The RNA shown here (transfer RNA) has 87 nucleotides and comes from a Caldisericota bacterium.
Its mean pLDDT, the model's own confidence on a scale to 100, is 80.
The sequence was found in a public genome assembly.

């Protein structure tokens, strides 16, 4: 350089065929139980705004395609693994 494979919350991880993004775990936060605690149990839990219903944004990054894209197509960046080069 060419040729594959990956990039999703704070972390691992899912979304079969383009149709509610993050199921489920961990953690973290508030409660219940507890003399206290630990375990166990309920609850919440992506970012911004809002008392709040709710709005808008988000799947590396920028653009297309479509009513609709984590998914299809182009470009880029980063990571991985093979292959060339190494004068």
């Nucleotide at each position: 350089g060419c040729c594959g494979g990956a990039g999703u919350g704070g972390c691992g991880g899912a979304a079969c065929a383009g149709g509610u993004a993050g199921a489920c775990g961990c953690a973290c936060g508030g409660g219940a139980c507890u003399u206290a605690a630990a375990a166990u149990c309920c609850c919440g839990c992506g970012g911004u705004g809002g008392c709040a219903a709710c709005a808008c944004c988000a799947u590396a990054u920028c653009g297309g395609u479509u009513c609709g894209a984590u998914u299809c197509c182009g470009a880029u960046c980063u990571c991985c693994g093979g292959c060339a080069c190494c004068a």
Source information
Its Rfam family is "tRNA".